[in-house]
RNA sequence: GCAGUGGGCCGGUUUGUCGCUGCAAACACAGUUUGCAGAGGAAAGUCCGGGCAGCGCAGAGCGCCAUACUUCUUAACGGGAAGCUGUUUGCGAAAACAGUGUAGCGUAACAGAAAACAACCGCCGCCAAGUGCGGUAAGGAUGAAAAGGCGGGGUAAGAGCCCACCGGUUUUACCGGCAACGGUAAAAGCCGUACGCCAUAUGGGCUGCAAGGUCAUGUAUACCGACGCAUGUAGGGUUGCUCGCCCGAUGUCGGGGGGUAGACUGCUGGAAUUGCGGAGCGAUUCGUAAUCAAGAUAAAUGACAAACAAUUUACCAUGUAAAUUACAGAACCCGGCUUAUAGGCCUACUGCAUUU
RNA sequence: GGUUCCGUAGCUCAACUGAAUAGAGCACUUGACUACGGAUCAAGAGGUUGGGGGUUUGAAUCCCUCCGGAAUCA
Numbered sequence: 001g002c003a004g005u006g007g008g009c010c011g012g013u014u015u016g017u018c019g020c021u022g023c024a025a026a027c028a029c030a031g032u033u034u035g036c037a038g039a040g041g042a043a044a045g046u047c048c049g050g051g052c053a054g055c056g057c058a059g060a061g062c063g064c065c066a067u068a069c070u071u072c073u074u075a076a077c078g079g080g081a082a083g084c085u086g087u088u089u090g091c092g093a094a095a096a097c098a099g100u101g102u103a104g105c106g107u108a109a110c111a112g113a114a115a116a117c118a119a120c121c122g123c124c125g126c127c128a129a130g131u132g133c134g135g136u137a138a139g140g141a142u143g144a145a146a147a148g149g150c151g152g153g154g155u156a157a158g159a160g161c162c163c164a165c166c167g168g169u170u171u172u173a174c175c176g177g178c179a180a181c182g183g184u185a186a187a188a189g190c191c192g193u194a195c196g197c198c199a200u201a202u203g204g205g206c207u208g209c210a211a212g213g214u215c216a217u218g219u220a221u222a223c224c225g226a227c228g229c230a231u232g233u234a235g236g237g238u239u240g241c242u243c244g245c246c247c248g249a250u251g252u253c254g255g256g257g258g259g260u261a262g263a264c265u266g267c268u269g270g271a272a273u274u275g276c277g278g279a280g281c282g283a284u285u286c287g288u289a290a291u292c293a294a295g296a297u298a299a300a301u302g303a304c305a306a307a308c309a310a311u312u313u314a315c316c317a318u319g320u321a322a323a324u325u326a327c328a329g330a331a332c333c334c335g336g337c338u339u340a341u342a343g344g345c346c347u348a349c350u351g352c353a354u355u356u
Numbered sequence: 357g358g359u360u361c362c363g364u365a366g367c368u369c370a371a372c373u374g375a376a377u378a379g380a381g382c383a384c385u386u387g388a389c390u391a392c393g394g395a396u397c398a399a400g401a402g403g404u405u406g407g408g409g410g411u412u413u414g415a416a417u418c419c420c421u422c423c424g425g426a427a428u429c430a
Base pairs, nucleotide, nucleotide: 001352002351003350004349005348006347007346008345009344010343012308013307014306015305016304017303018302020038021037022036023035024034025033026032027031040327044338045337047336048335049334050333051332052208053207054206055205059243060242061241062240064204065203066202067201068200069083070082071081072080073079084099085098086097087096088095089094100199101198104197105196106195107194108193120140121139122136123135124134125133126132127130148166149165151163152162153161167191168190169188170187171186172185173184174183175182176181212265213264214263215262223255224254225253226252227251235247236246237245238244272291273290274289275288276287277286278285279284309325310324311323312322313321314320315319357429358428359427360426361425362424363423366382367381368380369379375413384400385399386398387397388396406422407421408420409419410418
C1' cells in the first nucleotide's frame, strides 16, 4: 500500500420566512401576542424479560409451556460478558452451530442378506451329497450411515478371541484452574451414527394502558333457548383439568339486539441522561456533580430559499458546472434480541506485496 | 396500540404423525363424439408449497428470520 476479520462511534450543519403541537406569561379572553421546547439508532418487528395496572389465589393431585457446558452480570431474561469441549467453514485474523442423561423405548424411506438377537455372494467344516446342516463379519456388493484402525499371534476358516501400537470412552490417583475442563500416570477390551419419545433440574397464575380510575352523555327488562320455584336442587365461580371449596333464586346461564363514540386521569422525574473519579480482562457496578430534554389522539415535529459539508458524473481539471444526501418516523415506560441502513471516523488483529 | 391465526396449481381444498414422482374437483389444452356448440369420454399441461437461512441422509411438514393478509379487544 492492497484485501479482510472483530469491536466501538457519528449518521448532515447554519441562517431567514411561513406554518403545526405542547407548556408558561400577559392581554381588550369562543381567542390573540410573546417566550421556551418539540423523533430514533433503530421510534420498526412485537421475538424475549421486567416495571405498572386489573382480575384470580384454603388445599391436594394431574397436565401444559419454556430453558438446559462453566463462572459471572442484572430489577429480570431464553439477553449479555469472559472462558471450556466438539463439529463445520476460512490460508489466517475469526465466524456459525451444538453441549443435562452409564436407566428405558421408538424410527431410520429406497437400495441392501441385514439398519442391531446381521449370513446374499464368498470362505471353512460335516455327510445322508441336497434348492442340505452348521461355523464365520477378514473380502465383495448396497447405502447418508454396516458393528473402532493397523500389524502379529491364533484358528478348520475367522473374529478384541488374545497381544503390541494408534484413536475413543469410562473409572481412580496426582497436578493446574473458582468451575466447565486440561495435563500426567494407572486400570477396565468397555467401543457405530442421527433424530425423537421419555426422564431429571430450574422457571412460569391469567390478561394487557383499547389494562385500570373519575365525570358526563345515552338506552331496552327487545327477542330466542336451557334450567328452576327448593333434598343448598338447576346453574355459576375457582381463568389448563379433576377432586375439594365457595356462591346460589320475584331468577341464573347461554345466544342475540340496542345506546354512548365526549372530557380528565393513567402520561412521563426514570432500574433517567451526561461529565469526572474508582473497581473489574469484560458485561457491569460504586461514588460524586450537573441537567430535566416530545406527550400528540386521526394524531404535531413540516415546507420554501440561501450558504457550507460529503458523494457521484462531466469538462477546457490545484478549478468549474450539474445531480444526489441512507434506513426510517414516537403512541404507557424501561432492558435486550432481530431486521433495514447512503456515507464517514476510531481501534485491535490477520493475509499478501514492497521498502528500510 | 395490544392479542391470535393464516399463506400449497388460475380458483376451492388435501397431504402437517419428515420418506423423494406434492394429490383431488372446477377451470385450461389436445383428440374423439356432433352439421356446429354444449354435455360426455380419453389423454395432457400447469407448483421457486409466500421469500431467505438452518437442522437432517432427506423438509410443504421441525426451528429462526423477513414479507403479505385476516379476525378480535374500548